Large-subunit ribosomal RNA, domain II from a sediment metagenome, 697 nucleotides, folded computationally.
The full RNA is in RNAcentral, with records from SILVA.
Its Rfam family is "Bacterial large subunit ribosomal RNA". Rfam links the family to the GO terms structural constituent of ribosome and ribosome.
The prediction has a mean pLDDT of 86.
Context: one part of a larger RNA
RNA sequence: ACCGGCGAGUCACGUUUACGGGCUAGGUUAAGGACGGGAACGUCCGGAGCCGUAGGGAAACCGAGUCUGAACAGGGCGCUGCGGCAACGCAGGUCCGUGAGCGUGGACCCGAAACCAGGUGAUCUACCCAUGGCCAGGUUGAAGGUCGGAUAGUCUCCGACUGGAGGACCGCACCGGUGUCGGUUGAAGACGGCUCGGAUGAGCUGUGGGUAGCGGAGAAAUUCCAAUCGAACCUGGAGAUAGCUGGUUCUCCCCGAAAUGCAUUUAGGUGCAGCCUCACAUGUUUCGUCUCGGAGGUAGAGCACUGGAUGGCCGAGGGGCCUUACCGGGUUACCGAAGUCAACCAAACUCCGAAUGCCGCGACGUGAAGUGUGGGAGUGAGACGGUGGGGGAUAAGCUCCAUCGUCAAAAGGGAAACAGCCCAGACCCUCUGCUAAGGUCCCUAAACCGGGCUAAGUGUAAAAGGAAGUGGGAGCACGCAGACAGCCAGGAUGUUGGCUUAGAAGCAGCCACCAUUGAAAGAGUGCGUAACAGCUUACUGGCCGAAUGUGGUCCUGCGCCGAUAAUGUAAGGGGGCUCACGCCCGGUACCGAAGCAAGGGAGUCCGUCUUCGGACGGAUUGGUAGGGGAGCGUUCCGUAGUAGGUUGAAGCGGUACCGCAAGGAGCCGUGGACGAGGCGGAAGUGAGAAUGCCGGU
Numbered sequence: 001a002c003c004g005g006c007g008a009g010u011c012a013c014g015u016u017u018a019c020g021g022g023c024u025a026g027g028u029u030a031a032g033g034a035c036g037g038g039a040a041c042g043u044c045c046g047g048a049g050c051c052g053u054a055g056g057g058a059a060a061c062c063g064a065g066u067c068u069g070a071a072c073a074g075g076g077c078g079c080u081g082c083g084g085c086a087a088c089g090c091a092g093g094u095c096c097g098u099g100a101g102c103g104u105g106g107a108c109c110c111g112a113a114a115c116c117a118g119g120u121g122a123u124c125u126a127c128c129c130a131u132g133g134c135c136a137g138g139u140u141g142a143a144g145g146u147c148g149g150a151u152a153g154u155c156u157c158c159g160a161c162u163g164g165a166g167g168a169c170c171g172c173a174c175c176g177g178u179g180u181c182g183g184u185u186g187a188a189g190a191c192g193g194c195u196c197g198g199a200u201g202a203g204c205u206g207u208g209g210g211u212a213g214c215g216g217a218g219a220a221a222u223u224c225c226a227a228u229c230g231a232a233c234c235u236g237g238a239g240a241u242a243g244c245u246g247g248u249u250c251u252c253c254c255c256g257a258a259a260u261g262c263a264u265u266u267a268g269g270u271g272c273a274g275c276c277u278c279a280c281a282u283g284u285u286u287c288g289u290c291u292c293g294g295a296g297g298u299a300g301a302g303c304a305c306u307g308g309a310u311g312g313c314c315g316a317g318g319g320g321c322c323u324u325a326c327c328g329g330g331u332u333a334c335c336g337a338a339g340u341c342a343a344c345c346a347a348a349c350u351c352c353g354a355a356u357g358c359c360g361c362g363a364c365g366u367g368a369a370g371u372g373u374g375g376g377a378g379u380g381a382g383a384c385g386g387u388g389g390g391g392g393a394u395a396a397g398c399u400c401c402a403u404c405g406u407c408a409a410a411a412g413g414g415a416a417a418c419a420g421c422c423c424a425g426a427c428c429c430u431c432u433g434c435u436a437a438g439g440u441c442c443c444u445a446a447a448c449c450g451g452g453c454u455a456a457g458u459g460u461a462a463a464a465g466g467a468a469g470u471g472g473g474a475g476c477a478c479g480c481a482g483a484c485a486g487c488c489a490g491g492a493u494g495u496u497g498g499c500u501u502a503g504a505a506g507c508a509g510c511c512a513c514c515a516u517u518g519a520a521a522g523a524g525u526g527c528g529u530a531a532c533a534g535c536u537u538a539c540u541g542g543c544c545g546a547a548u549g550u551g552g553u554c555c556u557g558c559g560c561c562g563a564u565a566a567u568g569u570a571a572g573g574g575g576g577c578u579c580a581c582g583c584c585c586g587g588u589a590c591c592g593a594a595g596c597a598a599g600g601g602a603g604u605c606c607g608u609c610u611u612c613g614g615a616c617g618g619a620u621u622g623g624u625a626g627g628g629g630a631g632c633g634u635u636c637c638g639u640a641g642u643a644g645g646u647u648g649a650a651g652c653g654g655u656a657c658c659g660c661a662a663g664g665a666g667c668c669g670u671g672g673a674c675g676a677g678g679c680g681g682a683a684g685u686g687a688g689a690a691u692g693c694c695g696g697u
């Protein structure tokens, strides 16, 4: 890992509710007893008790009333059942059964980390006690001693010899474990190789003994106490508790959520409400559209209020300067309130003010819905997209509201691929048809026609900004009295304007920018010089010859640049595409889905009919949590020592049949002795998942 087996909402008591049944102003017995062969069980006794028959009050208490209260006030909680002429029926009551929920219990199953009690451990290890054992070899050479020398000296000093100290030195055994390599499903649950520390000591070690978990031991590391240690192990309390994680077993049918509000030692839990479902009741109250009538202060707009904010006019007041002994006066290109004119801004401004939405009467449509009471829930982590906003940075696949949609719980078609986008809501079958979004050159189902645009492979990614790209439109100026471009010629004089400057002569800079001649010519457009010079230009004439010309401006379609990223083209899904296979406009076809339609079949609901079997018509059948309904199968019990069975039971293997399904037959084989179906009853009742448990391979 696979296969097989085992594996999770149970039971008791209490309670609520629905359904079924009995009795009914009553209902019912419990313990216990009697009877039956009588333990189980059944029948009969047993009325104690419980529920109901009256409520109100804290109570005394009163009572169809009572409590509050001064009250004969008001108010609270109660009484006066429904149909029927009646009989009676229903409701109400109670007991039993069944289903569902809740409570108390382990209470659907498995799972802690832990807590407590009683025990077991120092054969590992820590420390201690007692008694034993062990340490090759080499080196160094302390104290002391002896002798000699120095000395007056036996002290002291020096030397030699002797001596053999040391948590001394080197280094085996032994004890350790420094660095590194290997090992890492190991040779090994801590090792191996090389290397390294101690090696007469606080040394190592054998044997026996001691200290125990709220504890011991500790040259102290939360270290050790049997491969376990911030409190050992074993058993028990014990099915501890787990608002947490995982798992929870057959089928079909109907409906179908929520991820919100308020509160919470609350935030991944829970309560109530909201939303789902079922039963009963009500019977259009719901929803949509329209008419009419309402409330409102958003979008927008506005500046009348509250504020903000720009410029002008005017100007109280202030500042500067002048004058003045004081008072005061003069002046100013300074600041400047109010006022006024113009143009603006505002969630917490409004003289105004929509569209929607909301409320109400009525009408119409529909019969889809709504509401009430009660049983059962789940949800209370939401996500993205459009729109209106807050937060953020007018960031985020960001965050928080509102509103709508989709996903969640939705498959199908489109978007290459792609929960949340576009189209569209899958009951089943069909080698039928029509469409939606989106498409129609090939991959790949389906396309052509007419008009225009683009040259950038734009299409097939992007901004500010930039540009004689190119198409369309508008208006302006000039133009056969000759424009625009080009060519020929002129482009002068006062004058080198004045200033400045070493110089400044059109052309460093400052100021001015006149005048003359003339067809025209700037006190000079650019280059140039040290400064001049020189070239050129504006401007003028000529040549040329345009009436579809020339120049510039604005609006607009499509394009261009701006344009840089990491494995390899890689920003159309690809091939590839240029009067298109691109873009815009118009037209006609076609393709295209589980949509719609057609044929056949099934379920559900409603209606009509019914010979009660059903028939017909209409609508409807995606679905997680979850609610409701109907079934299949397993084991055992009753019927039942049944039917059946050696002319072959159960079980097992095969199989083309039946049932929507769970499943069920028939037949064949195997097997070799049991054993249904039907109708009822009771459950250890259905397996793929729980890092499930056990076994096998």
Base pairs, nucleotide, nucleotide: 001697002696003695004694005693006692011105012104013103014102015101016100017099018098019097020096021095022094023093024092026051027050028049032045033044034043035042036041055062056061065077066076067075068074081090082089083088108247109246111244115237116236117235118234119233120232126211127210128209129208130207131206132205133204134203135201137170138169139168140166144162145161146160147159148158149157150156174198175197176196179194180193181192182191213229215225216224217223222231250631251630252629253628254627255626260273261272262271263270264269274379275378276376277375278374279373280372281371282370285369286368287365288364289363290362292360293359294358300352301350302349306346307345308344310342311341312340313339317335318334319332320331321330322329323328382407383406384405385404386403387402388401389400390399391398412423413422414421427601428600429599430598432597433596434595438591439590440589441575442574443573447588448587449586450585451584452583453582459577465561466560469558470557471556472555473554474553476551477550478549486543487542488541489540490539492516493515494514497511498510499509522537526535527534602621603620604619605618606617607616608615609614632686634683635682636681637680638679639678644674651670652669653668654667655666657664658663